[in-house]
c-di-GMP-I riboswitch aptamer from an Acidimicrobiia bacterium, 89 nucleotides, folded computationally. NCBI's taxonomy places the organism under Bacteria, Bacillati, Actinomycetota, Acidimicrobiia.
RNA sequence: CCCACGAAAGGGCAACGCCGGAGAAAUCCGGACGACGCAAAGCUUCGGGCCUACCGGGACCCAGUCCCCAUGGCAGCCGCGCUACCGAA
Numbered sequence: 001c002c003c004a005c006g007a008a009a010g011g012g013c014a015a016c017g018c019c020g021g022a023g024a025a026a027u028c029c030g031g032a033c034g035a036c037g038c039a040a041a042g043c044u045u046c047g048g049g050c051c052u053a054c055c056g057g058g059a060c061c062c063a064g065u066c067c068c069c070a071u072g073g074c075a076g077c078c079g080c081g082c083u084a085c086c087g088a089a
C1' cells in the first nucleotide's frame, strides 16, 4: 500500500410517531422533535422478492363490486455492480 475484516476514536445516517405537501395507491419530499436500528441504512432496479393498481384488460347479480396487469414503488428485503471515512486484532 492492497484485499479481507470490524476493535477504538471522531464524525455520519435515522425507523416508528407528529405536522405540512405530492400521489389513484404503494410510496415519496420537507419540517420541529425523536432514536428502532445501521460499518456502507452511500449510489444504482441488473437478478430475485415484496407492496400498490390510476390507465388498460376481463368477469358478474353492472350508479357498483371483484380478478388480472408495472409502465409506479421499496436500495432500511436479499444478491450483483459502483463509490467511500478510520485502522486495533
Base pairs, nucleotide, nucleotide: 005087006086012038013037017033018031019030020029021028022027036076042082043081046079047078048077049074050073051072056068057067058066059065060064